Predicted 3D model of a 74-nucleotide RNA (transfer RNA) from Candidatus Iainarchaeum sp. Its Rfam family is "tRNA". Gene Ontology term of the family: triplet codon-amino acid adaptor activity. Its mean pLDDT, the model's own confidence on a scale to 100, is 83.
[in-house]
RNA sequence: GGGCGGGUAGCUCAGCUGGUUGGAGCACACGACUGAUAAUCGUGCGGUCAGGAGUUCAAAUCUCCUCCUGCCCA
Numbered sequence: 001g002g003g004c005g006g007g008u009a010g011c012u013c014a015g016c017u018g019g020u021u022g023g024a025g026c027a028c029a030c031g032a033c034u035g036a037u038a039a040u041c042g043u044g045c046g047g048u049c050a051g052g053a054g055u056u057c058a059a060a061u062c063u064c065c066u067c068c069u070g071c072c073c074a
Base pairs, nucleotide, nucleotide: 001073002072003071004070005069006068007067010026011025012024013023019057028044029043030042031041032040050066051065052064053063054062
C1' cells in the first nucleotide's frame, strides 16, 4: 500500500431485510428476604449507536470520507 471483519450502557454482546420511545445478561444503587452476609426477587440508574457528511417522510441499520482495532496479502 491492497482486501475482509469489528466499533451499540462500566464489561460481554444482540439488534443491521430502514419504521414503537435503542435492548439483554453481568456490574452498580435502593428496597424486600435474613440475627447478619451470600444467594434469590423487585425497582432504578446508565447510550452524541466511534466521528463527520449525504440519501430518505424516517438512519444504529443504506452510501461516502476520517479515526481506532483484529485478521490476511504484498
The sequence is in RNAcentral, with records from ENA.